The RNA shown here (transfer RNA) has 72 nucleotides and comes from a Nanobdellota archaeon. The sequence is in RNAcentral, with records from ENA. NCBI's taxonomy places the organism under Archaea, Nanobdellati, Nanobdellota. Rfam family: tRNA. The family's RNA type in Rfam is transfer RNA.
[in-house]
Parts: sequence; structure tokens; C1' cells
RNA sequence: GCCCUAGUAGUCUAGCGGUUAGGAUACAGCCCUGUCACGGCUGCGACGCGGGUUCGACUCCCGCCUAGGGCG
Repeated sequence: GCCCUAGUAGUCUAGCGGUUAGGAUACAGCCCUGUCACGGCUGCGACGCGGGUUCGACUCCCGCCUAGGGCG
């Protein structure tokens, strides 16, 4: 330098162009218990950046950044 893959809450992860962006975990509150743990309920928090296509983009296209892999 070229090619491929992947970037979604603190962490892990799902997401057929129209979803309230889902789940787990962590954290906070409440319940439970004599206390802790376990368990139950509730809350909090996310689409890497910039353009484009489209009525509508996490999703499709282009560029950039980051990470991993391959070739030279």
C1' cells in the first nucleotide's frame, strides 16, 4: 500500500428500511430477610465520526477513524 471482518449503555450482546432500539450484567431505589446473600419489582443508561440515497437509515452507498485478520 491492497483486501476482508467488526464498531450499538460501564461491560457482553440482539436487531429483514417503518421497533418506545430488545436482552443480560453492572449501578440506584423499593419489597423480601433478624442481617447478608439469593429472589421479585421499578428506574438509569447506547447506534464510532462526516456526507449521500430515501417519505423514512442502527440497517443501504461513499469517505474517515479505531480494532482484528490476510496479502505484498